[in-house]
Context: one part of a larger RNA
Parts: sequence; C1' cells; structure tokens
RNA sequence: CUGGGUUUAAAGGGUGCGUAGGCGGGUUGUUAAGUCAGUGGUGAAAGAUUUGAGCUCAACUCAAAAACUGCCAUUGAUACUGACGAUCUUGAAUAUAGUUGAGGUGGGCGGAAUGUGUCAUGUAGCGGUGAAAUGCUUAGAUAUGACACAGAACACCGAUUGCGAAGGCAGCUUGCUAAACUAUUAUUGACGCUGAGGCACGAAAGUGUGGGGAUCAAACAGGAUUAGAUACCCUGGUAGUCCACACUGUAAACGUUGAUUACUCGCUGUUGGCGAUACACAGCCAGCGGCUAAGCGCAAGCGAUAAGUAAUCCACCUGGGGAGUACGCCGGCAACGGUGAAACUC
Repeated sequence: CUGGGUUUAAAGGGUGCGUAGGCGGGUUGUUAAGUCAGUGGUGAAAGAUUUGAGCUCAACUCAAAAACUGCCAUUGAUACUGACGAUCUUGAAUAUAGUUGAGGUGGGCGGAAUGUGUCAUGUAGCGGUGAAAUGCUUAGAUAUGACACAGAACACCGAUUGCGAAGGCAGCUUGCUAAACUAUUAUUGACGCUGAGGCACGAAAGUGUGGGGAUCAAACAGGAUUAGAUACCCUGGUAGUCCACACUGUAAACGUUGAUUACUCGCUGUUGGCGAUACACAGCCAGCGGCUAAGCGCAAGCGAUAAGUAAUCCACCUGGGGAGUACGCCGGCAACGGUGAAACUC
C1' cells in the first nucleotide's frame, strides 16, 4: 500500500451551507471521445521464458519461436458511459389552503422565593453539625408583620412530550423572522446527492472594554475532622455567575452510531395533520418511543429511526507507551487551539 474495518476492541469530522471534484431519473435522435472488434506500423539489440544446436558435461555460447499485456494510424460496431439536441414526470423545487411547536431575535409585563434597608411587635438567643466551633446577637439579632429596593431564575402544568443542523430552547404577552408537516391539484422540468479546501454557527469555562452584582461560588480566610488534612463538613468570601459589544473554538460537542436514496414479517403506545360530522373504530402521511421475526453481530445487543440487504460521496483507523508531546508552520490579546512526528522502550 492493498485486503479489512470505524455503537462498545484503533477508528464518524461538533454542526450546517457550499466551491472544485466524484456520482446521478424515464424516452428518443445525432455524434463516436471513452469502450469493443479487424488491419497496418512500431514496441532496438542483449537479458529473462520455451524449443533445438555447439564446446566430453555444466557454466558459457549460437539459432529460432513466443512474449513485449503498450503506443500510433486506419476501417468498422453503437449496448453502456460521455458530448450535443428534443421530450417526459416519478426525484427536487415552487405555488395555494390549513396546522404545529420551550425554533430564533427585539420589546413590555407578572407573581413566588432570596437578600438588603426603614418602621413596628418582641426578648435572649440565632445559626450550624455526626457532634461542635468559627460566625451573627442587649448598639436588640433570630422570629413575626408592613412598606421599599435590587438582581437572577421561572414551581405546578411537564411527559418515554415538542421544536431546532448541531450547540441548544421552558413564566405571560407582543413586533419581526425561520422551519416542518398535511391536503388538493396546479406550475417548473433533473434544476439532484455528496462535498477536499473554504465560509458560517458552535455548551461550559476563560479573555478584553463598559455596565450590573440578589443568589450561588473557584481562589482565599477562619472553624472542625484527622497521625497529617493544602480535602470531604461548617461559617464567611473575591473573580465568575447576569447584560452589551468583541474574542476564544473546545467538551463523554454522545445515539460514543457521517450524509443521501431504495428495498425488507409483525405487535403496541404516543405527537401533528387528513376525510361530510364524531366524544368512536379502522386507515393514510410525517415524527417520537417500547417489544420482537428474518437477517446481522465475538457478544452485549441492533432490528423499517438497522448495527439487515444494496448504491453514491465525504471523514477516519492500522499494537501499547513515548504523545495529542517535541519541532516547524498557521490562528489567538492571552489562556491556548489546529496541524502533528521521531529516538527510545515493552
């Protein structure tokens, strides 16, 4: 390298859009580039192979054949692929009428809780733990009531639910906006699939500037525990947690399962929609779940949402450690990220 693989043994890119490239629906015509066939030329000789021959044999040498699987030219073939043209509708998209949802983004509003402040009632404790102590408290705490302020998160509903490409999204309401599904046909007529580079998005933590700061809480301090205790437990507490703008670009970014298409026995629950009504049954389409047949799988298990049967395209793997390290390059304000070895060793 090939073969072989990628749920869990090494291995699916975090996700999308998309360039080049690769691959691509039905019918028909032209062409003849690929493809196939014939013919001609060329494919040096030597060597290698085969068959003979010559040195007594052999090595060695000589002769012939075959081979040189290729290239060029030419004459044909036209099923497939390509190119060009015509046409079609089932792939794809659009239109129309509905529907759905924590999809996104900006604004407004709400109540519970928490903390703080003021006032009032009231008196000796409160808090915390396995037990305590640090801590708070006669300068009146804790508790209770009233009022005010602040920031953050939205109990119940709530689900094996829903939406989103992924990250993710949950109080109510509203502006803007994206999507999916269903139904009837209608329109376009292959406009498709994948996608190296590239571009965009991308939890948490972290960074910069400016705000905000209730809660919680790295660091830090104190109290405990302990042989010690740089911890677990407790009392405090700063960055941060929140907002705006700009970076970072990583996660067990997981379904540890790339995208798309087709095909393949059943049972059952549920979400959205469909038909003239329905609080009903059966059915169809699109999702989300459970159990299983065949099949697959080392097994666990998967099983129409495949890890089954096939096809196209991309990504990735090749013993453990060294190591996701070093060096170089690229990116970043930095933190660090991307790419990514070897010696040596078992």